[in-house]
């Protein structure tokens, strides 16, 4: 250094739920928050899932998520 990841410390982050605004929506942004994360940090390429106002259904078009999987950059701590 890499890999690994603890009933370790010291910090951080915030699901579901509520309220508030906001968006046709999926959804988002502030608050609060207990399920939980060593990447639950950042990107948004890939694959999944949701949305799209008008009877309804679709899409190669728009666009959401990203705390579902893979991928990429980067990153605290230090038992075995």
């Nucleotide at each position: 250094a890499c890999c690994c990841g603890a009933c370790a410390a010291g910090a951080g982050c915030a699901c579901a739920c509520c309220c508030g605004u906001u968006g046709u929506g999926a959804g988002a942004c502030g608050g609060g928050g207990c399920c939980g994360c060593a990447a639950a940090a950042c990107c948004a390429g890939g694959a999944a899932u949701c949305u799209c106002a008008g009877a309804c259904g679709a899409g190669c078009g728009a666009g959401a998520c990203g705390g579902u999987c893979c991928g990429g950059u980067u990153g605290c701590c230090g038992a075995a």
The RNA shown here (c-di-GMP-I riboswitch aptamer) has 80 nucleotides and comes from a Gemmatimonadota bacterium. It was read from a public genome assembly, where an Rfam model found it. It matches the Rfam family "c-di-GMP-I riboswitch aptamer". Its family is annotated with cyclic-di-GMP binding in the Gene Ontology.